[in-house]
RNA sequence: ACUCGAUCAGGGCAAACCAGACCGCAAGGCUGGGACGCAAAGCCACCGGUCCACCCAGCAUGUGGACAGCGGGGUCGCCGGG
Numbered sequence: 001a002c003u004c005g006a007u008c009a010g011g012g013c014a015a016a017c018c019a020g021a022c023c024g025c026a027a028g029g030c031u032g033g034g035a036c037g038c039a040a041a042g043c044c045a046c047c048g049g050u051c052c053a054c055c056c057a058g059c060a061u062g063u064g065g066a067c068a069g070c071g072g073g074g075u076c077g078c079c080g081g082g
Stems, first nucleotide, its partner, number of pairs: 002082004012038002017033004022029002036069001042075003046072003049067006
C1' cells in the first nucleotide's frame, strides 16, 4: 500500500420513542434524554430509489427540497489478521 473483519485494545456513532417558549408549508433538521443496532451508522446528493412541496380538474412531465441508518459510487480513517 492492498485486502479481510474472527479475536484484542482504546473507543466511536445513535434507531424507535420522549421533551423543546427551536428551524421548516412539509418531508425533515437541530438540542437534550434514550439505545434498536452499526466495522465506517465518519463525510459527500454523482447515479438509482423513497419521501415532501409547487405547477395541474386529475394523472404524467417538470421544478425545488429532504433522506448518507435504502442501495451503488467517491473520499478520509482506528485496531487486528493476511

Predicted 3D model of an 82-nucleotide RNA (c-di-GMP-I riboswitch aptamer) from a Desulfobacteraceae bacterium. Its Rfam family is "c-di-GMP-I riboswitch aptamer". Its family is annotated with cyclic-di-GMP binding in the Gene Ontology. The source organism's lineage runs through Bacteria, Pseudomonadati, Desulfobacteria, Desulfobacterales and Desulfobacteraceae.